Overview: Model confidence (mean pLDDT): 90 of 100. This is a predicted structure of an 88-nucleotide RNA (c-di-GMP-I-GGC riboswitch aptamer) from Thioalkalivibrio sp. XN8. It matches the Rfam family "c-di-GMP-I-GGC riboswitch aptamer". A reference for the family is Weinberg et al. (2017), "Bioinformatic analysis of riboswitch structures uncovers variant classes with altered ligand specificity", Proc Natl Acad Sci U S A. Taxonomically the source falls in Thioalkalivibrio (Bacteria, Pseudomonadati, Chromatiales, Ectothiorhodospiraceae).

[in-house]
RNA sequence: ACUGAAAAAGGCAAACUCACCGAAAGGUGGGGACGCAAAGCCUCCGGUCUAAGGGACUCCAAAUCCUAAGAUAGCGGGGCCGCCAGGA
Numbered sequence: 001a002c003u004g005a006a007a008a009a010g011g012c013a014a015a016c017u018c019a020c021c022g023a024a025a026g027g028u029g030g031g032g033a034c035g036c037a038a039a040g041c042c043u044c045c046g047g048u049c050u051a052a053g054g055g056a057c058u059c060c061a062a063a064u065c066c067u068a069a070g071a072u073a074g075c076g077g078g079g080c081c082g083c084c085a086g087g088a
Base pairs, nucleotide, nucleotide: 002086003085004084011036012035016031017030018029019028020027021026034074040080041079042078044077045076046075047072048071049070050069053067054066055065056064
């Protein structure tokens, strides 16, 4: 390299909740633990979610559809770094 979480030291933190930000998905902080051997970091590829802005439709509007853009790293793939044990 690779394999693993049995041991040891630890780490992260779902749902829910309070406050704040956001049009929204969602994010940040506190509480809280469903789980995680990378649930550490990165949107390069695919997926999924949002659609205030833009476009289509309409006499106009609403609804609906599409989309820039945004989000999800705890949806996969990929890249980089990494504790412990075994190990070429």